[in-house]
RNA sequence: GCCGGCGUAGCUCAGUCGGUAGAGCAAGUGUUUUGUAAACACUGGGUCGGGGGUUCGAUUCCUCUCGCCGGCU
Numbered sequence: 001g002c003c004g005g006c007g008u009a010g011c012u013c014a015g016u017c018g019g020u021a022g023a024g025c026a027a028g029u030g031u032u033u034u035g036u037a038a039a040c041a042c043u044g045g046g047u048c049g050g051g052g053g054u055u056c057g058a059u060u061c062c063u064c065u066c067g068c069c070g071g072c073u
Stems, first nucleotide, its partner, number of pairs: 001072007010025004019056001027043005049065005
């Protein structure tokens, strides 16, 4: 230098035909218990790495760029 993959909640990840984002674990609250843990119920938490474009509408499409990983030279 070229090619490919990944970047979404604190962590691990879903979300393939574009319709204003979810699960598990973790955290908080409550019930239960003498108490803790476990179990059950509920709650909060995300400018979807960043900029621009297309569109009525973008995590999703196009483009530039940043970071990480791998391959080729």